[in-house]
RNA sequence: GCCCGAGUAGCUCAGCCUGGGAGAGCAUCCGGCUGAAGACCGGAGUGUCGCUGGUUCAAAUCCGGCCUCGGGCACCA
Numbered sequence: 001g002c003c004c005g006a007g008u009a010g011c012u013c014a015g016c017c018u019g020g021g022a023g024a025g026c027a028u029c030c031g032g033c034u035g036a037a038g039a040c041c042g043g044a045g046u047g048u049c050g051c052u053g054g055u056u057c058a059a060a061u062c063c064g065g066c067c068u069c070g071g072g073c074a075c076c077a
Base pairs, nucleotide, nucleotide: 001073002072003071004070005069006068007067010026011025012024013023020057028044029043030042031041032040050066051065052064053063054062
């Protein structure tokens, strides 16, 4: 330098192909239960969807550029 994959809640990830409501589990917090704690039950999410620009009535999703991480290839006179 080229190619591929990943980046979404505190953590692990789904959703992207096929544009329209941002979600699950765990964790945390509040309440119930208990003498208390755990377990169990109920409730709680104002997340710049990595950044930026574009297309569109509308973008996490499509297109361009860039950044970070991982892998492969090439170069190394």